[in-house]
């Protein structure tokens, strides 16, 4: 330098192929409540995310372009 893959709540992850479904779903963590003499466990509730910029579209996490970061192959 060329090419390929990846980037989503604090963490892990589904959804992307083939655009549209309630508030982007789940697990753990965290916070509050119930229970308990207390703690843990259990139950209920809450919290919180689409790497950045642009484009297409009535509508983008999803498609297109660029950038950033990570991983890989070739030279």
């Nucleotide at each position: 330098g060329u090419c390929c893959c990846c980037a989503u709540c604090g963490u892990c992850u589904a959804g992307u192929c083939a655009g549209g479904c309630c508030c982007a779903g789940g697990a753990c963590a965290c916070c509050g409540g119930c229970c308990u003499u207390u703690c843990a466990a259990g139950c209920c509730g809450g919290c919180g995310a689409c790497g950045c910029g642009g484009g297409u579209u009535c509508g983008a996490a999803u498609c297109c372009c660029g950038c950033u970061g990570g991983g890989g192959a070739c030279g």
Notes:
This is a predicted structure of a 75-nucleotide RNA (transfer RNA) from a Myxococcales bacterium. Its mean pLDDT, the model's own confidence on a scale to 100, is 81. Rfam family: tRNA. It is annotated as a transfer RNA. The organism belongs to Myxococcales, within Bacteria.